[in-house]
RNA sequence: AAAGCAAAAUCGGCUGUCGCUUUUGCAAAAAAGAGGAAAGUCCGGGCAACACAGAGCACCAUACUGCCUAACAGACAGGGCACCAACAGGUGUACAGCCAGUGCCACAGAAAACAAACCGCCAAGGUACUUGUACCUUGGUAAGGGUGAAAAGGUGGAGUAAGAGCCCACCGGUUUUUCAGUGAUGAAAAACGCAUGGUAAACCUUAUGGGUUGCAAGGUCAAAUAGGCUCCGGAUCAGGCUGCUCGUCUGCUACCGAAAGGUUACCGGAGUGGGUAGACCGCUUGAGAUUUGCGGCAACGUAAAUCCUAGAGAAAUGAUGGCCGGCCAAAAUUGGCUUACAGAACCCGGCUUAUGGUUUUGCAGGGAGG
Numbered sequence: 001a002a003a004g005c006a007a008a009a010u011c012g013g014c015u016g017u018c019g020c021u022u023u024u025g026c027a028a029a030a031a032a033g034a035g036g037a038a039a040g041u042c043c044g045g046g047c048a049a050c051a052c053a054g055a056g057c058a059c060c061a062u063a064c065u066g067c068c069u070a071a072c073a074g075a076c077a078g079g080g081c082a083c084c085a086a087c088a089g090g091u092g093u094a095c096a097g098c099c100a101g102u103g104c105c106a107c108a109g110a111a112a113a114c115a116a117a118c119c120g121c122c123a124a125g126g127u128a129c130u131u132g133u134a135c136c137u138u139g140g141u142a143a144g145g146g147u148g149a150a151a152a153g154g155u156g157g158a159g160u161a162a163g164a165g166c167c168c169a170c171c172g173g174u175u176u177u178u179c180a181g182u183g184a185u186g187a188a189a190a191a192c193g194c195a196u197g198g199u200a201a202a203c204c205u206u207a208u209g210g211g212u213u214g215c216a217a218g219g220u221c222a223a224a225u226a227g228g229c230u231c232c233g234g235a236u237c238a239g240g241c242u243g244c245u246c247g248u249c250u251g252c253u254a255c256c257g258a259a260a261g262g263u264u265a266c267c268g269g270a271g272u273g274g275g276u277a278g279a280c281c282g283c284u285u286g287a288g289a290u291u292u293g294c295g296g297c298a299a300c301g302u303a304a305a306u307c308c309u310a311g312a313g314a315a316a317u318g319a320u321g322g323c324c325g326g327c328c329a330a331a332a333u334u335g336g337c338u339u340a341c342a343g344a345a346c347c348c349g350g351c352u353u354a355u356g357g358u359u360u361u362g363c364a365g366g367g368a369g370g
Stems, first nucleotide, its partner, number of pairs: 004363008012324007020033005035341001039352002042350005047214004054246004059210005064078003068074001079095001080093005096205002101203002103199003118145002120141010153171005172194001173192008218281004228272007237251005254263003288307008325338005
């Protein structure tokens, strides 16, 4: 150097012929026509329906600070902690709470949280003998060693029989105050020997938030029959809102009978059987896009100008010729390919996953895996 890693952009252009769909047009014809993820269905909404959308509980989600946004478990900018580097900087982070409570920490180890004496060190007494050692008993000890992921803050000093924050200095910790900052926090000072751990993607507690269902939502027109048959309940009942409770709304016709009850209409439900199932709306002008100016570190906001860029309905968006671009092969003529992952289905903002070529930027000794 090449190759590699990460990020961003792009995903062919022009033209002719023929074909398909939509819109405009009397017609001829003209214009437009599948992505960076259209995927996943993981979040958030727009929109729609449920009379109102009420309260509580359950359940679920989020959790350092600020800001952006319609909103978000998202983006941007910061802070803390851990690690790398050791000047800057970079990477990761489900980063509220473990003195509210309840659990768990295997094995090893003396002991794993109301947690400790295995080895060791010291003192007293005793025994043996080699006049100094060994062993035993009692007491003291937690500085040294061992086990472990983790063992009653760290380093040094003084002190002690030997030791220990027992005491001292510094570091660390807690509390208070001051300063800086919107804030999370940071810095400084003072006081206090102050620390019986970790774990909440353990149960849980605290704070904030969440009505349910979803375009197969929902609506209009048309068609069809057997508003068939059987059964159950009907206001102390049934159904809806809603997972539950409260609450609230809707549903009680007529006849016979003294009553019980019966017939039947209506409301609601279960089963069985038969018929119809076509057209249209929702459906693409948007929290829209591009360019420029201004504001902001940035995400983004704002103003102006310009543009309209699929709307199918079991599924259109294609085929082919030429020139150019790109890639591959070749000594050259030239030949081949346009290749990966992959295709709209109400729409939008995010996240995640799959993936080839080219270009640009950065990193880099090489370069992953969990």
Background
A computed fold for a 370-nucleotide RNA from a Bacteroidia bacterium, annotated as Bacterial RNase P class A. The sequence was found by an Rfam model in a public genome assembly. Rfam family: Bacterial RNase P class A. Its family is annotated with ribonuclease P activity, dimeric ribonuclease P complex and tRNA processing in the Gene Ontology. Model confidence (mean pLDDT): 75 of 100. The model forms 98% of the base pairs in the Rfam consensus.